[in-house]
């Protein structure tokens, strides 16, 4: 210098004019409110609503089974998770590094298009034996049997290769290699790795049904709680009043239901932000200091102008929090890898 890999960060700034929400202060008004001032006012994803929680209501003695759904190597982190970290196995890259739904195919069932004789069992061609016939001393035809070594088809066809063996062949036998299983040893918390021994080699597919293990009540802030005007409905047990002094009865107060797209709460100080020390490879944890950072309910956070080369992307809170996923103009930083050149 070029080509890459990984992890982060920013998401316009300043000034002016003019609007809006919220809180507080001042003035004014009986009050609703109005006027003025000060402070503050969207995101890295506020999004999709896909997971996990808090919170709320309903259901539920406790336990089990079934149905339905989710997850799937190992160890950890966390409030929890299907998230994250580390590590193992597998795959890719010269490398930094990246990808991986990664339990079970000897419980059972299904499927394997096309091609091919045959797709889980098979004999099409070929090779070989036997019998019969023909030509004739080696062929050929038919029948019957053996053979997965060779050909051909396919993503996949009896583990690969060599030797022995055989009529021809075949893990049929042996050496080496490959891949499962079992046992032992060493290392590791573990998955697992390495070494040795034994025994084996009848495919693949579970993002097909299924089986195994583990987990899961339902609904959501328009949840929900309190107050509650009008209309309407109900009660006369208790209390008070009226109706004739008393009883029954009646009426009213009263009580209950109901209920305004009503009011208030829920509502934002939180598994919180920033800084720093310590522990840990890391996710993260512990301590200390410091800060307060939208809270609307028809729903504010806007518009215009000037300067900065340009300012422009995706997008906008609605109970909150932790993740994942998706969208995204332009720019910046750090670490590392490879190639070339120079010192």
């Nucleotide at each position: 210098u070029g080509a890459g890999u990984a992890a982060g960060c920013c998401a316009g700034g300043c000034g002016g004019u003019u609007g809006c929400g919220u809180a507080c202060c001042g003035g004014u008004g009986c009050g609703a409110g109005c006027c003025g001032g000060u402070a503050u006012g969207a995101g890295g994803a506020a999004a999709g609503u896909c997971c996990g929680c808090g919170c709320u209501g309903c259901a539920c003695a406790g336990g089990g089974c079934a149905a339905g759904g989710a997850u799937a190597a190992c160890a950890g982190a966390u409030a929890a998770c299907g998230u994250c970290u580390g590590c193992c196995g597998g795959g890719g890259g010269c490398g930094a590094c990246c990808c991986u739904a990664g339990g079970a195919a000897u419980a059972g069932u299904g499927c394997a298009a096309c091609a091919g004789a045959g797709a889980a069992a098979u004999a099409c061609c070929g090779c070989c034996g036997u019998g019969c016939g023909c030509c004739c001393c080696g062929g050929u035809g038919c029948a019957u049997g053996g053979u997965a070594a060779g050909g051909g088809u396919g993503g996949a066809a009896a583990g690969g290769c060599g030797a022995g063996g055989u009529a021809a062949g075949a893990g049929c036998u042996c050496a080496c290699c490959a891949c499962g299983c079992c046992c032992c040893g060493u290392g590791g918390u573990a998955a697992c790795a390495c070494g040795g021994g034994g025994g084996g080699u009848c495919u693949g597919u579970a993002a097909a049904c299924u089986c195994u293990a583990u987990c899961c009540g339902c609904a959501g802030c328009a949840a929900c709680a309190u107050c509650g005007a009008c209309a309407g409905g109900g009660g006369c047990u208790a209390c008070a009043g009226c109706u004739u002094g008393c009883c029954c009865g009646g009426c009213u107060g009263c009580c209950c239901c109901g209920a305004a797209g009503g009011a208030u709460g829920g509502c934002u100080a939180g598994a919180g932000g920033c800084g720093u020390g310590c522990g840990g490879c890391g996710a993260c944890g512990c301590g200390c200091g410091u800060c307060c950072c939208a809270g609307a309910u028809a729903g504010a956070u806007g518009a215009c102008c000037g300067c900065c080369a340009a300012a422009u992307a995706c997008a906008g809170a609605a109970c909150g929090c932790g993740g994942c996923u998706u969208a995204c103009a332009g720019g910046c930083u750090u670490a590392c890898u490879c190639a070339c050149a120079c010192c």